Predicted 3D model of a 477-nucleotide part of an RNA (small-subunit ribosomal RNA, 3' major domain) from an uncultured bacterium. The prediction has a mean pLDDT of 84.
Context: one part of a larger RNA
RNA sequence: UGACGGGGGCCCGCACAAGCGGUGGAGUAUGUGGUUUAAUUCGAUGCAACGCGAAGAACCUUACCCAGCCUUAACAUUGAUGGAAUCCUGCCCAAAAGCGGGAGUGCCCUUCGGGGAACCUGAAAAUAGGUGCUGCAUGGCUGUCGUCAGCUCGUGUCGUGAGAUGUUGGGUUAAGUCCCGCAACGAGCGCAACCCCUAUCCUUAGUUACCAGCUGUCUGAAGGGGACUCUAAGGAGACUGCCGGUGUUAAGCCGGAGGAAGGUGGGGAUGACGUCAAGUCCUCAUGGCCCUUACGGCUGGGGCUUCACACGUGCUACAAUGGGCAAUACAAAGAGAAGCAAAACCGCGAGGUCAAGCCAAUCUCAUAAAGUUGCUCUCAGUUCGGAUUGGAGUCUGCAACUCGACUCCAUGAAGUAGGAAUCGCUAGUAAUCGUGGAUCAGCAUGCCACGGUGAAUACGUUCCCGGGCCUUGUACA
Numbered sequence: 001u002g003a004c005g006g007g008g009g010c011c012c013g014c015a016c017a018a019g020c021g022g023u024g025g026a027g028u029a030u031g032u033g034g035u036u037u038a039a040u041u042c043g044a045u046g047c048a049a050c051g052c053g054a055a056g057a058a059c060c061u062u063a064c065c066c067a068g069c070c071u072u073a074a075c076a077u078u079g080a081u082g083g084a085a086u087c088c089u090g091c092c093c094a095a096a097a098g099c100g101g102g103a104g105u106g107c108c109c110u111u112c113g114g115g116g117a118a119c120c121u122g123a124a125a126a127u128a129g130g131u132g133c134u135g136c137a138u139g140g141c142u143g144u145c146g147u148c149a150g151c152u153c154g155u156g157u158c159g160u161g162a163g164a165u166g167u168u169g170g171g172u173u174a175a176g177u178c179c180c181g182c183a184a185c186g187a188g189c190g191c192a193a194c195c196c197c198u199a200u201c202c203u204u205a206g207u208u209a210c211c212a213g214c215u216g217u218c219u220g221a222a223g224g225g226g227a228c229u230c231u232a233a234g235g236a237g238a239c240u241g242c243c244g245g246u247g248u249u250a251a252g253c254c255g256g257a258g259g260a261a262g263g264u265g266g267g268g269a270u271g272a273c274g275u276c277a278a279g280u281c282c283u284c285a286u287g288g289c290c291c292u293u294a295c296g297g298c299u300g301g302g303g304c305u306u307c308a309c310a311c312g313u314g315c316u317a318c319a320a321u322g323g324g325c326a327a328u329a330c331a332a333a334g335a336g337a338a339g340c341a342a343a344a345c346c347g348c349g350a351g352g353u354c355a356a357g358c359c360a361a362u363c364u365c366a367u368a369a370a371g372u373u374g375c376u377c378u379c380a381g382u383u384c385g386g387a388u389u390g391g392a393g394u395c396u397g398c399a400a401c402u403c404g405a406c407u408c409c410a411u412g413a414a415g416u417a418g419g420a421a422u423c424g425c426u427a428g429u430a431a432u433c434g435u436g437g438a439u440c441a442g443c444a445u446g447c448c449a450c451g452g453u454g455a456a457u458a459c460g461u462u463c464c465c466g467g468g469c470c471u472u473g474u475a476c477a
Base pairs, nucleotide, nucleotide: 001477002476003474004473005472007471008470009469010468011467012466013465015461016460019425020424021423022422023421026316027315028314029313030312031311032310033309034307042053043052064302065301066300067299068298069297070296073127077126078125082120083119086103087102088101089100090099091098107116108115109114129291130290132289133288134287138285139284140280141279142278143276145274150189151188152187153186154185155184156165157164158163169180170179171178195268196267197266198265200236201235202234203233204232205231206230210225211224214223215222239262242256243255244254245253246252318418322377323376324375325374326373327372328371334365335364336363339358340357344353345352346351384415389410390409391408392407393406394405395404431453432452433451434450435449436448437447
């Protein structure tokens, strides 16, 4: 100087408390451990691994296993030889591969001999190739403490020196934020602001959006309008600016006015010096080591989907604030050409047939659902709950046996609110309700986004956890 203390002081955070809803019990989805296996590919392992890499394992993916094959190779550069490329097709095989048959002469230059580009074949060799090892050799990227308020430097001064001072102290703040004081005076990286979305208004503009008044209709369809909504470009607006109190005359704090908004308005992006030899050699790059008729490459099939069990994260429930049936209302944000697909018709349905429109403020996906109104059920393992199983189908796709999703009929398991323990959340939040997207042929209870309805509680900082500053002790570095 740090680190640590079941030392002290001050302060903060859904840290506790006050509340609301969960997890832990059931069924199931998914990940992991274990087990099994020819293989169940690999990585991630307290917080900070475990719906994680994986924004989508039937084949492919795929790295694993078995079998059949290749050895200058699936891929890159150089390359003797031969041929344009390309298309059609037979045999054999699980395929890869192997053995054939036929059609075919283009482009550029030309001294008509030939040469060249691209592509195919291919000897020999240089080389390729490796998701093999080392993340404790590395770059890059990322997590984490933590959006915590810290981390430092120059000059000066003090100290023999390591170092100190500044950065401590008194106030204050979300903040090393600002003020005052002070052997310090300044400065940098962080904080804040500048950026984006959102909340109000104005101007400009008016189609594919809008419709107040006029005509008009089944319908903003049409004429018309440029007001309103909206769209999208530019501006205005919030700064403790004003008033009162308080404070050290300060920084500020408390209350009020005006205002759409008030003291960082709400949300996002933004992550200092560093820590964990944290994670990643399987994104990529890369040193070293290792393999080279194999640890490389191709193909078929299997596996990653096993299943006495244990754990994590979700979904669905256990019902009446509910289940069922009928009627009826109101979104936002997205996506669409190898695509989204209306209407009509067929089917109980998944879906099918035919097919308009749309490269989309125009058309389509596309009925939002919870809600509201009426009827029914009457507390029961039930008209709750839907697992499981049987049968019949639909769709995608070469192909749904291992191993897809969905539909219909039948079946109708556990479950009657979950022990110890434990998680999230302070407002348009929690809870609850549906909608869309990426990936994607198909496959979503996951992830990412969108809106609808919309709470309760916070006395307070004694205690638990984490963190910041000062101080004290130390046999630790």